The RNA shown here (SAM riboswitch aptamer (S box leader)) has 101 nucleotides and comes from uncultured Sporosarcina sp.
RNAcentral holds the sequence, with entries from MGnify.
Its Rfam family is "SAM riboswitch aptamer (S box leader)". Its family is annotated with regulation of gene expression in the Gene Ontology.
Of the family's consensus pairs, 97% are formed in the model.

RNA sequence: UCUUAUCAGGAGCAGGUGGAGGGAAAAGCCCUAUGAAACCCGGCAACCGACUCGAUUGAGCACGGUGCUAAUUCUUGCAGCCAUUGCGCUGAAAGAUAAGA
Numbered sequence: 001u002c003u004u005a006u007c008a009g010g011a012g013c014a015g016g017u018g019g020a021g022g023g024a025a026a027a028g029c030c031c032u033a034u035g036a037a038a039c040c041c042g043g044c045a046a047c048c049g050a051c052u053c054g055a056u057u058g059a060g061c062a063c064g065g066u067g068c069u070a071a072u073u074c075u076u077g078c079a080g081c082c083a084u085u086g087c088g089c090u091g092a093a094a095g096a097u098a099a100g101a
Stems, first nucleotide, its partner, number of pairs: 001101007012041001015040003021031003026076003042069003047065003051060003073094001078091004082086001
C1' cells in the first nucleotide's frame, strides 16, 4: 500500500506513578488541577491461534497474539431522500481495529 470483516453495545463512583494536556487531521463542540498524555495494575470484548463440545455451518473458554476502556468512529465536511429548512434518514469518503496479501 491492497483485500475482507466490524465500528448504536461493553469496560476503575476514591487503584498506583505522573504532572498538562487530550479527543487522528480541519472546523465545531467537548474532557481536563474534583487532576490531561504516558506507564503499571484492574477491567471489557472475543478478530486470530490453542483447547473443549458438536463436527458442514457453529457454540463455549479466555491460555497465547492483538485491540479497547468520556461523548454513535463526539459532530460535520461528499451524494441522495424527506420536510412546516432540520438535534431528520440512508449511503459514501476519511479514520480505527483484526486477519490475510
Annotation: Model confidence (mean pLDDT): 82 of 100.